The RNA shown here (SAM-I/IV (S-adenosyl methionine) riboswitch aptamer) has 92 nucleotides and comes from Neptunomonas phycophila. The sequence is in RNAcentral, with records from MGnify. NCBI's taxonomy places the organism under Bacteria, Pseudomonadota, Gammaproteobacteria, Oceanospirillaceae, Neptunomonas. The prediction has a mean pLDDT of 75. Its Rfam family is "SAM-I/IV (S-adenosyl methionine) riboswitch aptamer". The family is grouped with related families in Rfam's "SAM clan". Gene Ontology terms of the family: regulation of gene expression and S-adenosylmethionine metabolic process.
[in-house]
């Protein structure tokens, strides 16, 4: 610089802490980034590995703000390493 901020989803179990809260676990929500679907593009899919995210109602504010452009490990650096299953989708 670009893309989303419409919607969707847990009053979840445990720890810490005076309290604001954070921390870890399992669930779910999303498809933003790696991953998978015949080498390579699109477009669809799928939800593994990261970020984000999640009771209700009710009121404010802002052209700011917020998330994403994978992740772990190791190092000066080179390197390394993990990614279910299914279906082996459609155009080029």
């Nucleotide at each position: 610089u670009c893309a989303u901020c419409a919607a969707g989803a847990g009053u979840a179990g445990g720890g810490c802490u005076g309290a604001c809260g954070c921390c870890c676990u399992c669930a779910c929500c999303a498809a933003c980034c790696u991953g998978c679907c015949u080498a390579c593009c699109c477009g669809g899919g799928c939800a593994a590995g990261g970020u984000g995210g999640u009771a209700a109602c009710c009121c404010a504010c802002a052209a700011a703000g917020a998330u994403g452009c994978g992740g772990c490990c190791a190092u000066a650096a080179a390197g390394g390493c993990a990614a279910c299953a299914a279906u082996a989708c459609g155009g080029g």